The RNA shown here (transfer RNA) has 75 nucleotides and comes from a Promethearchaeota archaeon.
Its Rfam family is "tRNA". Rfam's curators write: Transfer RNA (tRNA) molecules are approximately 80 nucleotides in length.
Model confidence (mean pLDDT): 82 of 100.

RNA sequence: GGGUCCAUUGCUCAGCCCGGUCAAAGCGCUGGUCUUAUAAGCCAGAAAUCGGGAGUUCAAAUCUCCCUGGACCCA
Numbered sequence: 001g002g003g004u005c006c007a008u009u010g011c012u013c014a015g016c017c018c019g020g021u022c023a024a025a026g027c028g029c030u031g032g033u034c035u036u037a038u039a040a041g042c043c044a045g046a047a048a049u050c051g052g053g054a055g056u057u058c059a060a061a062u063c064u065c066c067c068u069g070g071a072c073c074c075a
Stems, first nucleotide, its partner, number of pairs: 001074007010027003020058001029045005051067005
C1' cells in the first nucleotide's frame, strides 16, 4: 500500500443478507412480594445518539460513501 471481518443497554449477545414505525433475550441493577432474616422464586421498572459524520428514502441498526478504533490475510 491492497483486501476481509468486527463495533448494538453495565456485561454477553440476537436482529443487518431481504428497510417498516414501542430494538429482543440472558445476567446484572432498582422497587415490591415472600421469609425471623438472607438467598432462590414471583411481579413491576429503569437503562441502547445501534462507533462518528453525510447521503438515499415516506421510513435506516439494516442500503451507499467517508472517517475512527480493533482483529486477520496478502505484499